[in-house]
RNA sequence: AAUUUGAAGGGUUUGAUCCUGGCUCAGAACGAACGCUGGCGGCGUGGCUAAGACAUGCAAGUCGAACGGACUGUCUAAUUGAGUAAUCGAGCGGACAGUUAGUGGCGAAAGGGUGAGGAAUGGAUAGGUAACGCACCUCUGGCUCCGGGAUAGCGUCGGUUGCUUCGGCAACCUACCGAAAGGGGCAUUAAUACCGGAUAAUGUCAUCUGUCACAGGGCAUGAUGACCAAAGAUUUAUCGGCGAGAGAGCGGCCUAUUUCCUAUCAGCUAGUUGGUGAGGUAAAGGCUCACCAAGGCUUCGACGGGUAGCGGGACUGAGAGGUUGACCCGCCACAUCGGGACUGAGACACUGCCCGGACCUCCACGGAGGGCUGCAGUAACGAAUAUUGCGCAAUGGACGAAAGUCUGACGCAGCGACGCCGCGUGCAGGAUGAAGCCCCUCGGGGUGUAAACUGCUGUCAGGGGUUAGAAAGUAUGCUUCGGCAUAUUGAUCAACCCCGGAGGAAGCCACGGCUAACUUCGUGCCAGCAGCCGCGGUAAGACGAAGGUGGCGAGCGUUGUUCGGAAUCACUGGGCUUAAAGCGCGCGUAGGCGGAAAUGUAAGCGUUUUGUGAAAUCCCCCGGCUUAACCGGGGAAUAGCUUGGCGAACUGCAUUUCUUGAGGCAAGUAGGGGUGCAUGGAACUCUUGGUGGAGCGGUGGAAUGCGUAGAUAUCAAGAGGAACGCCGGUGGUGAAGACGGUGCACUGGGCUUGUCCUGACGCUGAGGUGCGAAAGCGUGGGGAGCGAACGGGAUUAGAUACCCCGGUAGUCCACGCUGUAAACGAUGUCUACUAGGCUGUGGAUGUUCUGACACAAUCGCGGCCGAAGCAAAAGUGUUAAGUAGACCGCCUGGGGAGUACGGUCGCAAGGCUAAAACUCAAAGGAAUUGACGGGGGCUCACACAAGCGGUGGAGCAUGUGGAUUAAUUCGAAGCAACGCGCAGAACCUUACCUGGGUUUGACAUGUUUGGAUGCUUGCCGGGAAACCGGUUAAGCUGCCUUCGGGUGAAACUUGCACAGGUGCUGCAUGGCUGUCGUCAGCUCGUGUCGUGAGAUGUCGGGUUAAGUCCUUUAACGAGCGAAACCCUUACCGUUAGUUACCAGCGGGUCAUGCCGGGAACUCUAGCGGGACUGCCGGUGUUAAACCGGAGGAAGGCGGGGAUGACGUCAAGUCCUCAUGGCCUUUAUGCCCAGGGCUUCACACGUGCUACAAUGGUGACUACAAAGCGAUGCAAUACCGCGAGGUGGAGCAAAUCGCAAAAAAGUCGCCCCAGUUCGGAUUGCAGGCUGACAACUCGCCUGCAUGAAGUCGGAAUCGCUAGUAAUCGCGUAUCAGCUAUGUCGCGGUGAAUAUGUUCCUGAGCCUUGUACACACCGCCCGUCAAGUGAUGGAAGUUGGGAGUACCCGAAGUCGGGUUGCUAACCCCUCGGGGAGGCGCCUGCCGACGGUAAGCUCGAUGACUGGCACUAAGUCGUAACUAGGUAGCCGUAGGGGAACCUGCGGCUGGAUCACCUCCUUU
Repeated sequence: AAUUUGAAGGGUUUGAUCCUGGCUCAGAACGAACGCUGGCGGCGUGGCUAAGACAUGCAAGUCGAACGGACUGUCUAAUUGAGUAAUCGAGCGGACAGUUAGUGGCGAAAGGGUGAGGAAUGGAUAGGUAACGCACCUCUGGCUCCGGGAUAGCGUCGGUUGCUUCGGCAACCUACCGAAAGGGGCAUUAAUACCGGAUAAUGUCAUCUGUCACAGGGCAUGAUGACCAAAGAUUUAUCGGCGAGAGAGCGGCCUAUUUCCUAUCAGCUAGUUGGUGAGGUAAAGGCUCACCAAGGCUUCGACGGGUAGCGGGACUGAGAGGUUGACCCGCCACAUCGGGACUGAGACACUGCCCGGACCUCCACGGAGGGCUGCAGUAACGAAUAUUGCGCAAUGGACGAAAGUCUGACGCAGCGACGCCGCGUGCAGGAUGAAGCCCCUCGGGGUGUAAACUGCUGUCAGGGGUUAGAAAGUAUGCUUCGGCAUAUUGAUCAACCCCGGAGGAAGCCACGGCUAACUUCGUGCCAGCAGCCGCGGUAAGACGAAGGUGGCGAGCGUUGUUCGGAAUCACUGGGCUUAAAGCGCGCGUAGGCGGAAAUGUAAGCGUUUUGUGAAAUCCCCCGGCUUAACCGGGGAAUAGCUUGGCGAACUGCAUUUCUUGAGGCAAGUAGGGGUGCAUGGAACUCUUGGUGGAGCGGUGGAAUGCGUAGAUAUCAAGAGGAACGCCGGUGGUGAAGACGGUGCACUGGGCUUGUCCUGACGCUGAGGUGCGAAAGCGUGGGGAGCGAACGGGAUUAGAUACCCCGGUAGUCCACGCUGUAAACGAUGUCUACUAGGCUGUGGAUGUUCUGACACAAUCGCGGCCGAAGCAAAAGUGUUAAGUAGACCGCCUGGGGAGUACGGUCGCAAGGCUAAAACUCAAAGGAAUUGACGGGGGCUCACACAAGCGGUGGAGCAUGUGGAUUAAUUCGAAGCAACGCGCAGAACCUUACCUGGGUUUGACAUGUUUGGAUGCUUGCCGGGAAACCGGUUAAGCUGCCUUCGGGUGAAACUUGCACAGGUGCUGCAUGGCUGUCGUCAGCUCGUGUCGUGAGAUGUCGGGUUAAGUCCUUUAACGAGCGAAACCCUUACCGUUAGUUACCAGCGGGUCAUGCCGGGAACUCUAGCGGGACUGCCGGUGUUAAACCGGAGGAAGGCGGGGAUGACGUCAAGUCCUCAUGGCCUUUAUGCCCAGGGCUUCACACGUGCUACAAUGGUGACUACAAAGCGAUGCAAUACCGCGAGGUGGAGCAAAUCGCAAAAAAGUCGCCCCAGUUCGGAUUGCAGGCUGACAACUCGCCUGCAUGAAGUCGGAAUCGCUAGUAAUCGCGUAUCAGCUAUGUCGCGGUGAAUAUGUUCCUGAGCCUUGUACACACCGCCCGUCAAGUGAUGGAAGUUGGGAGUACCCGAAGUCGGGUUGCUAACCCCUCGGGGAGGCGCCUGCCGACGGUAAGCUCGAUGACUGGCACUAAGUCGUAACUAGGUAGCCGUAGGGGAACCUGCGGCUGGAUCACCUCCUUU
């Protein structure tokens, strides 16, 4: 000095928002595994699965100083053989040294392994043992005497032969039994083995005394009596032995607290609970037994089921917690499975014994043997886990006096990146920013000082060497006993020095967001990715590759698991109106909580203290390895339990007191509170009678039904059942369900007032119990009306419905059951506190002399609005969803499912309780903006209505579909395709088809080869032509030139790049266009409101064609649109007059502005003016504006046009054009001939002509505008019936021409008919165009022919004024034309509407929504198909725990014993006794068997529902009033969603009324 510096969020539901809520990610950790990669070292760590099976080796021995032998060696040596001897050999006995099978002692119960079992006989913590034990160790004080009999060991066991020192030896045959393991007989021997006796107390037992304690005990060395012991060895100094006491340490037993999930386990228990006695144990105890009693445990969870070794600790976490129990330490349990005892201090014993089972091994088949959950190792299992290593040098253990032996404990090494920690793979300089690779806008950029190159350093690995380290001890000798000297002990490792030389050492993952990091290519909903959201369908930052970048680094990713984030089980720290969540409502048990005051106590509580909380770990300090990891020392800390003391505020407990909570009493009071009985009128139906006479009834419209047998209607009389109009009311009562005519009886509760009484008697309430709408059930009644089911009629595609006619259960009553509802305020009960205002209802008080009214304050109940607060918001707000307290119930993503199974209740229907597999990334609440509605309001539009004329019917034209075809090219498709692209298909066009031809190309650019060529006009051959081939005749052919030539421009030719494509994609695009719609809308800035999406502005009141303008106003302004500006038309003025004009003047003509002239008029075309609600009156808000009027050519936008906001439709167009990508390249390009786009049973669109008399026809006579004309318009004239022809004046046009306008007008004819209407069709004859050609396939003319058609079904179109209708004229395209089309022009010229109910479309406001791809939306159920999991099921099969009975091994205990028997006792020596062994037997008893059940799985024909799956079937139930409002409960019915009855709810739209409220 030190526990205690510690807390992050993100993605994903929506068009967007806020909330709820799940899923998912980022962090840390691991006994891990897998993929890729891999230099070194230190310290750790490593079969988690099959407590499944194991070959082999090792893991527990030691002591000769306990004992007798045996063997080996040395010495000695009696005796003895050979030899003359030296000498060689045998060797009794003895001594010494050594080895050791056996007896004996100690150990083997430790150490080591594992976690199967076990939920308590366990663990942890704290205690107890006065209810106990102990070998080894320490200490204290005693003892160690005399005998005896065995038994291992050792020896030996049958026959024959030979030899012999007579002891025996050798050989052979072979049988002590057995293959083996092992076993038998006989004789003999030792001990610290065994046995007897003696001695003995402070031991034990009995009796007695004192004292202490209370369960039987301790102490008093208390007294008396009885009983109990020993072993020796040797080197003579020690080690042992026996009994007793004490200690240390180790154990046994007991108690309290605590220790997982499950109630779909609620009751369990006969040795069970207790007692007495006995047995048993070291010891208490039903531990065991006999008898007696009937107890014991349990909702504070017994009993049962499942799972699990427990703790110190470990991981995570801010913490509280959660998860976990590898390694290390403590405890427990187990040792192949089950049972049992023996020995021993200690075991019911991992490497002991017995028995039974399974398995394995050996076998001669008779029998034997075995147990790695010790260390290594093996196969197996598995995603997965190491060497059959070295050493006892160190630490520790056993034995021994010791040396020492043993020790897979342990120390080390080996293998594995399995983990943690450390180090390295170089450092510095180095830009022509090299090469390579990648990108590129082709300019450049990136990799990148990175490399190369230059200089330097030297860790690790490698090689060589050195050492003071891990060593302490042990032995011997000496010793002054302190020690000293000498010798010796390392399996393995470390440290240091030298050499050498940048040399040997970098990968993995990611790069769409979360999440740091981006490009190119390939692929084309394929291949693939993915933690969540999600990527991929031809331009993928998301797949694969490359370059680049980011992160970590000898590792990096992935998978799995735990905690975290997750306040997502909430103690810290959540919720329940609508998101999941308040029991339908009371009463009440246990429990929880509880008013004021006082005294005591001290259980809780506070403070202090004792002991404990093992060590290791965590934390702090110091120290040791070069550092760190790691290790050592010291300390701190720890919840808890425990001991004693003190305190007394609070809680508890005990006692006393109080009145405010609660209750009682008295006096009043309101009420559809309940039950029973009685009774009333209206209505309805039925019956009888009368009147009456054809219909009634019913609906959207009908029909079924009733009625001449007299209905309906009406009158009278009677019968019956059910329900109670008006009053009646967000009025009353009740706990809720619920309760409504009137009277009576009985009865519950509330409220008000009171100077009355009790004295906390209270609140809540798990279980329990009672009540509990409707439907439903049982028994018996009743039955008017209504009315599930059912029958019939309608509707409909169908109609198991909605509508109609009938109608049974039921609805009603009594008794009994059921026990559920949207049983709702979707809001549990109780208490206190916290602004108000208005109102209804029931009391009582005051003010006033009294009363009524009124007013004021007050208590209870019922409502509305609202401050603060709360809430996600909607909302709530003294009747809280505010602020607090008490208690109960309930929730934890959606679906599966309130389902299955089980239990329980019920007569049944069913109720209550209540899961899982599987599946999805959401499901949901509130609010916002849109869109939509068979919702509402306001408004507009040829939208309807009022009119006029059409289409749809006919013929024809034209376009389209379809069909056909070699081809009938392609596109356009509701409005907004269809006389559209096409303002003009005979060839061409032309894109299509058939056939022929061609390949740098019909066209562009560059480059290249060639030779001077090449082009034009000719001619010839082939051919359908394109084109191919030939002929040479003529002409032309650039520039420079020294005329020799050079060059190569243009053109041609060869090759290469490339051209080309009306090929594809309009869903890759630009541009252009259509449409909503000339509809009035669409937005922005600032401000304000809202958590936010958003709102406001832009709404309201007026007004307008208009978001036009005015006014109000938390808005104030602005923009794009509307309007205006532009063109045209209508009037006037002015200027200018040619080709237009001609009034006046003049001239001329049959006539004509014909001519001179004119500038008046018309007209032309420039410039101006004019119209602005400007003026008047009225209405209106003072305003905007509207209505009427005047004036005016024109009046309220004068008419028409151009002009088209933000956007919508992936609208149309790749075939106008442009263009990305793809495809094609002797063809999908290009050229050519012919054909096709023109077909034709049919269908549709758009038109023309008609059907006639408002007409047709003949003759005559008028009046336009706007255009066009040179490859043109063409006059007069002539020819032709005509189309037309000949011819050509004039005219690039206010001059000439097309050109006749037609309807109209006048005069005739026709006389209502298939016609003098109508003109199709067809025939004949002609004309015109075309540098070819009118067959397919042109137009026109004449003559002849003369079809359908007599005004058009359902339906449908256009038009509001110079409009409709009708009449003709012109233009573009174009040789001609299929033009009746299109675009323009003028002539004649109406009717109707002053309305918005309806149809269609549109705008604004509002409302509902489950829609947002926005109603062409969403979405439900059956059926069918595939897949998955699951329930039931005749059964089949396996496991588990018990019950009853049978069998009964080993073994303890008990009983018996005619067998056997050394020690001790007696003895007559023969024997007997005691005891032992053996055998028999009883109880218990493992395994096994039988029987009936219980329980948990597996499987099972068939069967039930469920979930999921781009495009299956049937309908359309729900969401908008979803087209019958929906939903809840119940009952019936039906292919299905569903329908219907009864009661309930609003979580129903719309309209009206009532009530209430707000503001003035």
A computed fold for a 1560-nucleotide RNA from a Planctomycetota bacterium, annotated as small-subunit ribosomal RNA. The source organism's lineage runs through Bacteria, Pseudomonadati and Planctomycetota. It matches the Rfam family "Bacterial small subunit ribosomal RNA". Gene Ontology terms of the family: structural constituent of ribosome and ribosome. The RNAcentral record of the sequence draws on ENA and SILVA.